[in-house]
A computed fold for a 72-nucleotide RNA from a Lachnospiraceae bacterium, annotated as transfer RNA. Model confidence (mean pLDDT): 81 of 100. NCBI's taxonomy places the organism under Bacteria, Bacillota, Clostridia, Lachnospirales, Lachnospiraceae. It matches the Rfam family "tRNA". The family's RNA type in Rfam is transfer RNA. The sequence is in RNAcentral, with records from ENA.

RNA sequence: AGGCCCUUGGCGUAACGGUAUCGCAACUGGCUCUGAACCAGUAGAUUGCAGGUUCGAAUCCUGUGGGGUCUG
Numbered sequence: 001a002g003g004c005c006c007u008u009g010g011c012g013u014a015a016c017g018g019u020a021u022c023g024c025a026a027c028u029g030g031c032u033c034u035g036a037a038c039c040a041g042u043a044g045a046u047u048g049c050a051g052g053u054u055c056g057a058a059u060c061c062u063g064u065g066g067g068g069u070c071u072g
């Protein structure tokens, strides 16, 4: 320098162009002598960033940041 892959809550992970999913963690309550476990619930993501297409974009297109990998 070029090719390919990844980028979504604190972490991990899903999502035929149509309300962004689930788990862990966190928080609240229950249970308990206390705690863990267990049970019930709550909050948390303008989907890396900037544009474009579309009635509608995490998803399609362009540019760009970061990470990984291969080639030279």
Stems, first nucleotide, its partner, number of pairs: 001071007010024003018055001026042005048064005